[in-house]
Context: one part of a larger RNA
């Protein structure tokens, strides 16, 4: 910008891409075949590797500060408690997210058309002959069936719902102004994501923080009280205490404000 009003929603599929895989064991059967050694085609059944998609319930990983312990040191006057600073000082663990080694799934079957091949009817040529007319069986190959994209497929497709033709000049063309549906800018955000887009919202509000409740995570806080050598420590109060990204509630902060848009082109 096009697609012959101006929008939103859901299709349609011209085409394109993507997969396509290999092993081994039971059976069939030690059967056909074969003197024997050997040892099947074929039909079901099952596991598995390599790939590949998606997730994270489970096993694990990481999770720069979520919880505890702890060395040296400094400081908050001293104690007690705490806090920097030591590779997050180091250690032991860990939510959510993100992840593979971890979990589930895929390759397919079912049809058409065919190659090599094998026929079936059959004459040119009374016979013969799968071919000349005709009719068939057939492959990991080919079209379709699976998944993605997909109508700038300009031959520009389709359904559905949603807005309109108001006002002034000029009255036949035409000019102007106003307005809907609906979008954007913009703002709070996001398991979305380089930027764009995309998605959930914007007071007729749970978007996103902040509070409460909870869940998880760690592991019994701090002060008392008791016990101990007016020790380390221990017990109790206390399955406390403290808790990011989670899961629910709550307008307490902050989502203020503007712009475009329709009868042709």
């Nucleotide at each position: 910008c096009g697609c012959a009003c101006g929008a939103a929603a859901c299709c349609u599929g011209c085409g394109g891409a993507g997969a396509a895989u290999c092993u081994u064991c039971c059976u069939u059967a030690g059967u056909a075949c074969g003197a024997g050694a050997g040892g099947a085609u074929u039909g079901g059944g099952a596991a598995g590797g390599a790939c590949g998609u998606u997730c994270c319930u489970c096993u694990g990983g990481u999770g720069u500060c979520c919880c505890a312990g702890u060395u040296g040191u400094c400081g908050c006057g001293c104690u007690a408690g705490c806090g920097g600073c030591u590779c997050g000082g180091c250690u032991g663990g860990a939510u959510a997210g993100c992840u593979a080694a971890g979990a589930a799934c895929g390759g397919a079957a079912c049809g058409g058309a065919u190659a090599a091949a094998c026929g079936c009817u059959g004459a040119a040529a009374g016979c013969a002959u799968a071919u000349a007319a005709g009719c068939g069986u057939g492959a990991a190959g080919c079209c379709c069936g699976c998944u993605c994209c997909a109508a700038g497929a300009u031959a520009a497709g389709g359904u559905u719902u949603c807005g309109u033709u108001g006002g002034a000049c000029a009255a036949u063309a035409g000019u102007c102004c106003g307005a809907a549906a609906g979008u954007c800018c913009c703002c709070u955000g996001g398991a979305a994501g380089a930027c764009g887009a995309c998605c959930a919202g914007g007071u007729c509000a749970a978007u996103a923080g902040g509070c409460c409740g909870g869940a998880u995570g760690u592991g019994u806080a701090c002060g008392u009280g008791g016990g101990g050598u007016u020790a380390a420590c221990c017990c109790a109060u206390u399955u406390a205490g403290c808790u990011a990204a989670c899961c629910g509630g709550u307008a307490c902060u902050a989502a203020c404000g503007g712009a475009c848009g329709a009868a042709c082109g």

Background:
A computed fold for a 265-nucleotide part of an RNA from a metagenome, annotated as large-subunit ribosomal RNA, domain VI. It matches the Rfam family "Bacterial large subunit ribosomal RNA". Model confidence (mean pLDDT): 86 of 100.